[in-house]
RNA sequence: GGAGUCGGCCAGACAGUCGCGUCACUCGCAAGAGUGCCGAGGAAAGUCCGGGCUCCACAGGGCAGGGUGCCAGGUAACACCUGGGCGGCGUGAGCCGACGACCAGUGCAACAGAGAAUAGACCGCCGAUGGCUCGCAAGAGAUCAGGCAAGGGUGAAACGGUGCGGUAAGAGCGCACCGCGCGCGGGGACAACGUCGCGUGGCACGGUAAACUCCACCCGGAGCAAGACCGAAUAGGGGAGCAUGGCGUGGCCCGCGUCGCUCCCGGGUAGGUUGCUUGAGCCUCGCGGCGACGCGCGGCCUAGAGGAAUGACUGUCCAACGACAAAACCCGGCUUAUCGGCCGACUCCAUCU
Numbered sequence: 001g002g003a004g005u006c007g008g009c010c011a012g013a014c015a016g017u018c019g020c021g022u023c024a025c026u027c028g029c030a031a032g033a034g035u036g037c038c039g040a041g042g043a044a045a046g047u048c049c050g051g052g053c054u055c056c057a058c059a060g061g062g063c064a065g066g067g068u069g070c071c072a073g074g075u076a077a078c079a080c081c082u083g084g085g086c087g088g089c090g091u092g093a094g095c096c097g098a099c100g101a102c103c104a105g106u107g108c109a110a111c112a113g114a115g116a117a118u119a120g121a122c123c124g125c126c127g128a129u130g131g132c133u134c135g136c137a138a139g140a141g142a143u144c145a146g147g148c149a150a151g152g153g154u155g156a157a158a159c160g161g162u163g164c165g166g167u168a169a170g171a172g173c174g175c176a177c178c179g180c181g182c183g184c185g186g187g188g189a190c191a192a193c194g195u196c197g198c199g200u201g202g203c204a205c206g207g208u209a210a211a212c213u214c215c216a217c218c219c220g221g222a223g224c225a226a227g228a229c230c231g232a233a234u235a236g237g238g239g240a241g242c243a244u245g246g247c248g249u250g251g252c253c254c255g256c257g258u259c260g261c262u263c264c265c266g267g268g269u270a271g272g273u274u275g276c277u278u279g280a281g282c283c284u285c286g287c288g289g290c291g292a293c294g295c296g297c298g299g300c301c302u303a304g305a306g307g308a309a310u311g312a313c314u315g316u317c318c319a320a321c322g323a324c325a326a327a328a329c330c331c332g333g334c335u336u337a338u339c340g341g342c343c344g345a346c347u348c349c350a351u352c353u
Stems, first nucleotide, its partner, number of pairs: 001349010012317007020039002023036005041324001045335002048333005053223004060254004065219005070084005085099001086097004100214002105212002107208002122152002124148003129145003132141003160178006179203001180201007188193001227274004237265006245259004281300003285296004
């Protein structure tokens, strides 16, 4: 000097002029006016998870169904976050994870190849025993029956490896070592996991579960258009269904409670208040922890509209009104979109000293 990786922060501030909204105070009979504080996001987006809150409702239990899937922690909780392990990618800083089980069972696997899961004979090896040929015989020869899967080949992958013995030729057939399974133990704080040691077994049936499945743990439902209160109105009109019944907040069954419930046609009313913003809230500092985070003292109050408010101009500072883009019950995450900038740590490359 260049190229990267990870983390944090900002999304304007100050002053003035005009305009808009809630709240508080003052004035006013009222309409309204004045003053003051505050007034869209890092994702407010997606509605993908988890909750708070409200109602069913306090009668539950099971099945089906759904979710998660290494270990240990954090959290109100989670499919989130932190740390660790294993696997993969990257030179690296780092990044990613659909990460339980194939000996419970059922499936699936192109081509090549003899054969792709308890398989197999293409090239081959043997031919001891029985057969064939030569030979008086001993014996020899080539092979048929038969034996083999150690050698070669195919393939991404071929049903342990090396060596010795054994055999007609071979083979864990036997043995030694390695490997693998099972059991026990040591130390790494526990664990996942990895490593070491001892014992035992000739032992071996591959891959795939983001295939069906099995296993472990977890899970009521509906949702602020939830719900509560006040007010208004009506045609308690008409029809159909159900007593082995109807209804009771996803489905089915059992149970429990209750005595009505469901559907269709037709008619009337629908205004207001609340829920609604003080929160699992934010900030400084200290302590504990590798960390997520927790505890403590202190400080702060930062939109609550209700058909829906937050804009324009000037000057100064500056790193930034420029992109993506607007609250509607609230919060913790994840994912997606995106302009410009600041700070810190780390990695790699080149050059110079």
A computed fold for a 353-nucleotide RNA from a Gammaproteobacteria bacterium, annotated as Bacterial RNase P class A. The coordinates come from a structure-prediction model, not an experiment, and the mean pLDDT is 79. The model forms 96% of the base pairs in the Rfam consensus.